The RNA shown here (Bacterial RNase P class A) has 365 nucleotides and comes from a Gemmatimonadales bacterium. Its mean pLDDT, the model's own confidence on a scale to 100, is 77. Its Rfam family is "Bacterial RNase P class A". Rfam's curators write: Ribonuclease P (RNase P) is a ubiquitous endoribonuclease, found in archaea, bacteria and eukarya as well as chloroplasts and mitochondria. It is recorded under the gene name rnpB. The RNAcentral record of the sequence draws on ENA.

[in-house]
RNA sequence: AGGGCGGAGUGAGACGAUCGCGGUCCGCCGCAAGGCGGGCUGAGGAAAGUCCGAGCUCCACAGGGCAGGCUGCCAGGUAACGCCUGGGCGCCGCAAGGCGACGGACAGGGCAACAGAAAACACACCGCCCGCAGGACACCGCGGGUAAGGGUGAAAUGGUGGGGUAAGAGCCCACCGCACCGCUGGCAACAGUCGGUGGCACGGCAACCCCCAGCCGGAGCAAGGCCAAAUAAGCGGCGAGGUCCGGCCCGGACCGUUCGAGCCGCGGGUAGGCCGCAUCGAGGUGGCGGGUGACCGCCAUCCCAGAGAGAUGAUCGUCCGCCCGCAAGGGCGCACAGAACUCGGCUUACGGCUCCGCCCUUUCA
Numbered sequence: 001a002g003g004g005c006g007g008a009g010u011g012a013g014a015c016g017a018u019c020g021c022g023g024u025c026c027g028c029c030g031c032a033a034g035g036c037g038g039g040c041u042g043a044g045g046a047a048a049g050u051c052c053g054a055g056c057u058c059c060a061c062a063g064g065g066c067a068g069g070c071u072g073c074c075a076g077g078u079a080a081c082g083c084c085u086g087g088g089c090g091c092c093g094c095a096a097g098g099c100g101a102c103g104g105a106c107a108g109g110g111c112a113a114c115a116g117a118a119a120a121c122a123c124a125c126c127g128c129c130c131g132c133a134g135g136a137c138a139c140c141g142c143g144g145g146u147a148a149g150g151g152u153g154a155a156a157u158g159g160u161g162g163g164g165u166a167a168g169a170g171c172c173c174a175c176c177g178c179a180c181c182g183c184u185g186g187c188a189a190c191a192g193u194c195g196g197u198g199g200c201a202c203g204g205c206a207a208c209c210c211c212c213a214g215c216c217g218g219a220g221c222a223a224g225g226c227c228a229a230a231u232a233a234g235c236g237g238c239g240a241g242g243u244c245c246g247g248c249c250c251g252g253a254c255c256g257u258u259c260g261a262g263c264c265g266c267g268g269g270u271a272g273g274c275c276g277c278a279u280c281g282a283g284g285u286g287g288c289g290g291g292u293g294a295c296c297g298c299c300a301u302c303c304c305a306g307a308g309a310g311a312u313g314a315u316c317g318u319c320c321g322c323c324c325g326c327a328a329g330g331g332c333g334c335a336c337a338g339a340a341c342u343c344g345g346c347u348u349a350c351g352g353c354u355c356c357g358c359c360c361u362u363u364c365a
Base pairs, nucleotide, nucleotide: 001361002360003359004358005357006356007355008354009353010352013319014318015317016316017315018314019313021042022041023040024039025038026037027036028035029034044336048347049346051345052344053343054342055341056220057219058218059217068216069215070214071213072212073087074086075085076084077083088102089100090099091098092097103211104210108209109208110205111204125150126149127146128145129144130143131142132141134139158176159175160174161173162172163171177200178198179197180196181195182194183192184191185190224275225274226273227272234266235265236264237263238262241255242254243253244252245251283302284301285300286299287298288297289296290295320333321332322331323330324329
């Protein structure tokens, strides 16, 4: 210099002024409704998808089992997790590094399209070899042996070399691989240049059923609680009258006076309001300490949006950055998106800028 890998931060560019909006507190005016003025505060790294795990609330619940669902190498972290960290193994990459539903296939059942002769205690299509028969001496038919070679397939019964054989074959041997046992290292997963045994047996799929191990009650802030106009049942008290015929009297109708009309109160909880809910939390920031790390402990400090699903903005100036232009000058500051009970994660979307660590290639010193 070129190419690449991993991570962190920022993400209305900064500052100021003016105007405006939501929340909250204070002061003044007003009987009140409210008005005026001031202080503080006001979106995100994902607020998103609602995919996991929790807090919180209500309902259910002796204990155990069945059914069902989820998870699945090992160790640790955490309130918990399907998350994170570290390690192991496998695959990819020269490397930094990346990816992995990564328990069990001699408990059982099931499946394997197409191609191919054959797909599971398998297989003879071509080829090779032997025997017999034929023959026009080019070959051809039948029977048998053979998994070394070709061919099919995602997958065909370990690889290389040698011996051996009619040709072949772990048939035999050496090395490699594999399986089992032991030893050693490691908490473990697992590993070993280690020792022994075995010619090699138990092919694949469990993201098919299944087996094994662990975990799991349900619904969700429209949870749930409180106040409470209206109204039915019900309860208590008073109670002989009450309602209607447009106002009054007469008169009349209906409902009542044991089964009580009507009125008052309780009750109940619809409309509406308040709480939950936004000052105290698995909280933020800084320092110190422990740990490889996730993370943990101690100390100091801060209080940080919140509703009606509704606010969180606009203009101007200076500086900064980028783009166009020879210049004067002009334009832009843009992506994804937007809180609604609250946290911890994962996943997905995203213009640009800054920083850190590392790898490979080439050149120079």